[in-house]
Molecule: transfer RNA
Organism: Coriobacteriia bacterium
RNA sequence: GCCAACGUAGCUCAGUUGGUAGAGCAGCUGAUUCGUAAUCAGCAGGCCACCGGUUCGAAUCCGGUCGUUGGCU
Numbered sequence: 001g002c003c004a005a006c007g008u009a010g011c012u013c014a015g016u017u018g019g020u021a022g023a024g025c026a027g028c029u030g031a032u033u034c035g036u037a038a039u040c041a042g043c044a045g046g047c048c049a050c051c052g053g054u055u056c057g058a059a060u061c062c063g064g065u066c067g068u069u070g071g072c073u
Base pairs, nucleotide, nucleotide: 001072002071003070004069005068006067007066010025011024012023013022019056027043028042029041030040031039049065050064051063052062053061
């Protein structure tokens, strides 16, 4: 330099044909217990890397930028 994949909650990841974003773990509160752990119930937490376009409507489609990883030279 070229090609490809990926970027969504603190972490690991879903989100199958475009229609107001979810799980597990972690965190907080409560219940249970003599107490802790475990268990159960609930709560909070993300405008989806960034910019622009298409569309009535974009995490999803298109273009560009940035970053990470892998491959080729």